[in-house]
RNA sequence: GAAGCAAGCCAGACAGCCGCUGGUCAGCGUGUAAUGCCUGACGGGAGGAAGGUCCGGACUCCAUAGAGCGGGGUGACGGUUAACGGCCGUCCGCUGAAAGCCGCAAGGUAUAAGGCGAGGAAUAGGGCCACAGAGACGAGCGUAUUAAGUUACGGUGAAACGCGGUAACCUCCACCUGGUGCAAUUCCAAAUAGGCACGCGAUGAUGCUGCUCGCGGAGCGUGCGGGUAGGAAGCUUGAGCGCUGGAGUAAUCCAGCGCCUAGAGGAAUGGCUGUCAUAGCGCAGGUUCGCCUGCGCCGUAACAAAAUCCGGCCUAUCGGCUUGCUUCAACU
Repeated sequence: GAAGCAAGCCAGACAGCCGCUGGUCAGCGUGUAAUGCCUGACGGGAGGAAGGUCCGGACUCCAUAGAGCGGGGUGACGGUUAACGGCCGUCCGCUGAAAGCCGCAAGGUAUAAGGCGAGGAAUAGGGCCACAGAGACGAGCGUAUUAAGUUACGGUGAAACGCGGUAACCUCCACCUGGUGCAAUUCCAAAUAGGCACGCGAUGAUGCUGCUCGCGGAGCGUGCGGGUAGGAAGCUUGAGCGCUGGAGUAAUCCAGCGCCUAGAGGAAUGGCUGUCAUAGCGCAGGUUCGCCUGCGCCGUAACAAAAUCCGGCCUAUCGGCUUGCUUCAACU
């Protein structure tokens, strides 16, 4: 230098002003049955996938003696983990560039790094086998041959007259496996109307009405309990993150030090202005023709946005940065 790969990181920056959300503090501010509300100050406030909800767990409630059947899932070997269908390593199979070689050419041919694999069993049994082919799963058919379906061959096709293929069809074997999802679940708890208990009440209660009279005519009072509105918990300190060191090929694990980083509940995380940088577009100049430089325009630019939490997988994604691996060629 050519070619092919892998991994990691970023996801506009800064400043000013105005908001939103929840936290702490303050207020001779204010309110509720309760939680609160208002004002001010201070500091916090989306992602690499927060997404799809596909797999695995934590947690929750329900179910549950033990054993078996059934259902569902997984499937090389070993490791890793809380767990997995994930990840790592190895084996096997497939794939895999420039160069080289073959060829007039079109093209053909190899491996490296890397990538992919639902990779147990076809001699337990059943089913199925496109197109082509006379015939496709069970033996028949054709030709030749023989004492004899006795022996040999048969254009096609992945497979043909068979110890064929297929388990990503049923099945068998081994192992795993209860359901439910935070709208889970738990606690506190009005008003009104039911319920229960006690007491009062046609010798007229309660009410109109504060009292007396009057009217009126069957409920009223107290207590308890369940549910609802409403509020609170679950709810973010966790299989956490960063750095250093160690074990291991690796996934991963161990130790030390440091850090705290949204927690809403119809759901905040935003808007405006300025400067700069990126992308895009235009013009001019230069150029080794790959692009570079200057000026101007545009105005943030991809996918997309938490909702109980975590480990994965899958899918989407403008553009940029860094590192590493392998093969080939040339030079020193």